Predicted 3D model of an 87-nucleotide RNA (Bacterial small signal recognition particle RNA) from a Myxococcales bacterium. Its Rfam family is "Bacterial small signal recognition particle RNA". By type it is a non-coding RNA gene. Clan: SRP clan. From the family's description: The signal recognition particle (SRP) is a universally conserved ribonucleoprotein involved in the co-translational targeting of proteins to membranes. A reference for the family is Rosenblad et al. (2003), "SRPDB: Signal Recognition Particle Database", Nucleic Acids Res. It was read from a public genome assembly, where an Rfam model found it. The prediction has a mean pLDDT of 76.
RNA sequence: GUCGACCCUCGCGACGCACGGUCGUGAACCCCGCCAGGCCCGGGAGGGAGCAACGGUAGCGGCACGGCGUGUGUGAGGGUCGGCACC
Numbered sequence: 001g002u003c004g005a006c007c008c009u010c011g012c013g014a015c016g017c018a019c020g021g022u023c024g025u026g027a028a029c030c031c032c033g034c035c036a037g038g039c040c041c042g043g044g045a046g047g048g049a050g051c052a053a054c055g056g057u058a059g060c061g062g063c064a065c066g067g068c069g070u071g072u073g074u075g076a077g078g079g080u081c082g083g084c085a086c087c
Base pairs, nucleotide, nucleotide: 001084002083003082004081005080006079007078008077009076010075011074012073013072014070015069016068017067019066020065021063022062023061024060025059031056032055033054039048040047041046
């Protein structure tokens, strides 16, 4: 100098997970909040339980944006070892 093997780091991908994010769904055992109307108590003032709607939680599903992982592909840099050639 060149070739090969292996290792490390980094970039870009691939694949996977579903931790975060996001979207949807969501209590057919009786989830939570707030509860119009109606209901109950009260002479009244007022109070109580509470369906629907609305808002949310556990859970479930989608995406793959961040994150993580990989006997994965490729590129770059560095290191170790070995072969060969030359001085």